[in-house]
RNA sequence: AAUUUAUAAAAAAUAGGGGAAGAGAGCAGGCUCGGUGAACCUAUAGCAACCUGUUUUGCAAGGUGCUAAAUCCUGCUCAAUAAGGGAACUAUAAAUA
Numbered sequence: 001a002a003u004u005u006a007u008a009a010a011a012a013a014u015a016g017g018g019g020a021a022g023a024g025a026g027c028a029g030g031c032u033c034g035g036u037g038a039a040c041c042u043a044u045a046g047c048a049a050c051c052u053g054u055u056u057u058g059c060a061a062g063g064u065g066c067u068a069a070a071u072c073c074u075g076c077u078c079a080a081u082a083a084g085g086g087a088a089c090u091a092u093a094a095a096u097a
Base pairs, nucleotide, nucleotide: 002096003095004094005093006092007091008090013044014043015042016041017040022033023032024031027075028074029073030072045067046066047065050063051062052060053059054058076086077085078084
C1' cells in the first nucleotide's frame, strides 16, 4: 500500500524554532485562517477512549490518534432545486493475509 469492520456536528494549546508565505487531504466552486507570524518541526501540556490494563454500568492511561471552523461547506444520489437521508472520497482505529 490492499481488504474488512467501526467511528467522524463532542472534547482539548502554550513555548521555542520556522517563514523572499502560504494554509484548511486532492480537483472545482465557496468560505475562512495567516507578517498581531499561519503551514511545518521540536518540547511541554491537554483531549479522547479504538486497542490495552483492571477490582468491568466503572476506573486507569501503556500503544496509536487528535488539540480553528461539522471531514469548514458544496460536488454523486433519493427528496420538492427545501428540510433531511444515503453513497463516494478522506481521516483515524482495530483485524486479516
This is a predicted structure of a 97-nucleotide RNA (SAM riboswitch aptamer (S box leader)) from Sporocytophaga sp.
Its mean pLDDT, the model's own confidence on a scale to 100, is 85.